RNAcentral holds the full RNA, with entries from ENA. Large-subunit ribosomal RNA, domain I from an Anaerolineales bacterium, 598 nucleotides, folded computationally. The coordinates come from a structure-prediction model, not an experiment, and the mean pLDDT is 81. Its Rfam family is "Bacterial large subunit ribosomal RNA". The source organism's lineage runs through Bacteria, Bacillati, Chloroflexota, Anaerolineae and Anaerolineales.
Context: one part of a larger RNA
RNA sequence: AGCACACGGUGGAUGCCUUGGCAUUAGGAGCCGAAGAAGGACGUAGGAAUCUGCGAUAAGCCUGGGGGAGUCGAUAACCGGACUGUGAUCCCAGGGUGUCCGAAUGGGGAAACCCCGCCAGGGGCGCGAGCUGCCUGGUGACCCGCAUCUGAACACAUAGGGUGCGUGGAGGGAACGCGGGGAAGUGAAACAUCUCAGUACCCGCAGGAAGAGAAAACAAUAGUGAUUCCGUCAGUAGUGGCGAGCGAACGCGGAUCAGGCUAAACCGUUCCAUGUGUGAUAGCCGGCGGGCGUUGCAUGGUCGGGGUUGUGGGACUUUCCGUUCCAGCUCUGCCGGGCUGGGAAGGUGAGAGUGCAGGCAUAGGUGAACGGUCUUGAAAGGCCGGCCGUAGAGGGUGUGAGCCCCGUAACCGAAAUGUUGUGCACCGCCUGGAGAGUAUCCCAAGUAGCACGGGGCCCGAGAAAUCCCGUGCGAAUCUGUCAGGACCACCUGAUAAGCCUAAAUACUCCCUAAUGACCGAUAGCGGACCAGUACCGUGAGGGAAAGGUGAAAAGUACCCCGGGAGGGGAGUGAAACAGUACCUGAAACCGUGUGCUU
Numbered sequence: 001a002g003c004a005c006a007c008g009g010u011g012g013a014u015g016c017c018u019u020g021g022c023a024u025u026a027g028g029a030g031c032c033g034a035a036g037a038a039g040g041a042c043g044u045a046g047g048a049a050u051c052u053g054c055g056a057u058a059a060g061c062c063u064g065g066g067g068g069a070g071u072c073g074a075u076a077a078c079c080g081g082a083c084u085g086u087g088a089u090c091c092c093a094g095g096g097u098g099u100c101c102g103a104a105u106g107g108g109g110a111a112a113c114c115c116c117g118c119c120a121g122g123g124g125c126g127c128g129a130g131c132u133g134c135c136u137g138g139u140g141a142c143c144c145g146c147a148u149c150u151g152a153a154c155a156c157a158u159a160g161g162g163u164g165c166g167u168g169g170a171g172g173g174a175a176c177g178c179g180g181g182g183a184a185g186u187g188a189a190a191c192a193u194c195u196c197a198g199u200a201c202c203c204g205c206a207g208g209a210a211g212a213g214a215a216a217a218c219a220a221u222a223g224u225g226a227u228u229c230c231g232u233c234a235g236u237a238g239u240g241g242c243g244a245g246c247g248a249a250c251g252c253g254g255a256u257c258a259g260g261c262u263a264a265a266c267c268g269u270u271c272c273a274u275g276u277g278u279g280a281u282a283g284c285c286g287g288c289g290g291g292c293g294u295u296g297c298a299u300g301g302u303c304g305g306g307g308u309u310g311u312g313g314g315a316c317u318u319u320c321c322g323u324u325c326c327a328g329c330u331c332u333g334c335c336g337g338g339c340u341g342g343g344a345a346g347g348u349g350a351g352a353g354u355g356c357a358g359g360c361a362u363a364g365g366u367g368a369a370c371g372g373u374c375u376u377g378a379a380a381g382g383c384c385g386g387c388c389g390u391a392g393a394g395g396g397u398g399u400g401a402g403c404c405c406c407g408u409a410a411c412c413g414a415a416a417u418g419u420u421g422u423g424c425a426c427c428g429c430c431u432g433g434a435g436a437g438u439a440u441c442c443c444a445a446g447u448a449g450c451a452c453g454g455g456g457c458c459c460g461a462g463a464a465a466u467c468c469c470g471u472g473c474g475a476a477u478c479u480g481u482c483a484g485g486a487c488c489a490c491c492u493g494a495u496a497a498g499c500c501u502a503a504a505u506a507c508u509c510c511c512u513a514a515u516g517a518c519c520g521a522u523a524g525c526g527g528a529c530c531a532g533u534a535c536c537g538u539g540a541g542g543g544a545a546a547g548g549u550g551a552a553a554a555g556u557a558c559c560c561c562g563g564g565a566g567g568g569g570a571g572u573g574a575a576a577c578a579g580u581a582c583c584u585g586a587a588a589c590c591g592u593g594u595g596c597u598u
Base pairs, nucleotide, nucleotide: 001597002596003595004594005593006592007591008590009589015583016548017547020519021518022516023515024514025513026512027511028510029508030507031172032171039101040100041099042055043054044053046079047078049075050074051073061095062094063093064092065091066090070083071082072081106115107114108113116140117139118138119137120136121135122134123132124131125130142169143168144166145165146164147163148162149161150160176207177205178204179203180202181201187194191241217224218223228255229254230253231252232251238246239245259500260499261498262444266305267304268303271301272300273299274298275297276296282295283292284291285336286335287334288333289332290331310478312443313442314441315440316437317436318435319434320433321432323344324343325342326341327340328339329338330337345431346430347429348428349427353426354425355424356423357422358420359419360418361417362416364412365411366410370385371384372383373382374381386403387402388392394406395405396404449473450472451471452470453469454468455467459485480495481494482493483492484491535542536541555582558569559568560567561566
């Protein structure tokens, strides 16, 4: 030195464990903010630091509930001092306080700082007038809306300015939604049309969902009847350097179901503007009699009624039946007519509701049934004998526990706040009906359409309809207009150019409950541990490692060696080769002893 065996060191694999994750299901919630958010800085306990909580009323204050014996949050003890059956600590609900920064908003600013005006109150100095680099509370940004006062160029006016009021805006938020912009790597085995893809990304805006939505729709000689979503139709019809690829619809089966309101014609007139009008004319609902005297008329606007449809509808004219009772108005007496309000009847409340009761949520409560013995450090294990079960889910307890503890099944419970698709009451809103006539009027205009240029549709300009933009031209009103894939005819369907609309659908930062042929510390979130930390980077940004003594600290009193570290005894413990470098403790690597070989 090698090999073998034994015993160690180092190291931290493996096994076991789980405080943490991952995925999913069901229910809830789906916004917060100038009444100052999200997120922070700095403080705050008798005692240093960090975390948690809180805010100069600072691990807390008040009120109302729950609860029932200890408590003064954690690492984390110790000392000190307190509170508590006159109900503390703790849990829930509602209030109060809430420094400074931050949209940050009095001005400034290198965030958590500096500086100021005004109002009110207080302090200090001064005999007083007064002064004040003091304190406390309030107020002071910009934009928008409404009201109001002013007010140029320029006469009226307008712009502009001032004042008051506004739980008006701003900023934040994981995904989902709608809109405005909008790539490239890639594929086409190169590449340009094409694809990736209207994707990623940027911007704006909104809601708990959004968007869409009650046919100018589809269809095809038969019919359907708003929208949305799912399955199918179907990788079909198509489109396509007919390459790569892209890729419907009708129909059928389901989920869910809900329909409404305006514009116009016409009537009236509260009101406004412009023009015009006469001397008793016009007008004041009609007739008779009286009375009034510009109140009139036309046009435009506002307001009220009317009206809302495609077997076309409405206006208009006309006929009949009228739902009834009461009150008022229409200059006046009588007659006739009209209008308004109230009660009754019916309908409706998604599109404005209110209250009460009930349900649910946010604390909780009651809650069955076991002993002996053996082994053990320890019984929940073995053996023996019992019991409960609407409860044998699960967890804990010194080992496998239905009956030891917490729970579980079942049942019960809310002063306060929130919520609710239930019931009742109140309240609000709506309401004449039927028929006839078609002479006249209306039925959404710089719109439809066309031309040119684009976009989007399965559709890449194609025979290219339908849909949407830009520029230019530019209709018709029901004997109208649009569509049915150029276009024309016939036929069929619909009624554009106004608006609203729940549900079925999408998503999950978040709350509650539950589940897993999901992970088990190089796994599972980056993060089981004081992690978006330490650390790196000028910055945008990048981004770790790190779990386990034991049932219980019982964490080794005392003695010895040593400067200490560390160790040897002794002691604890079932175990110390469990000693806080702590469960198990593999391998590489390093040793000691013995044997063999050289």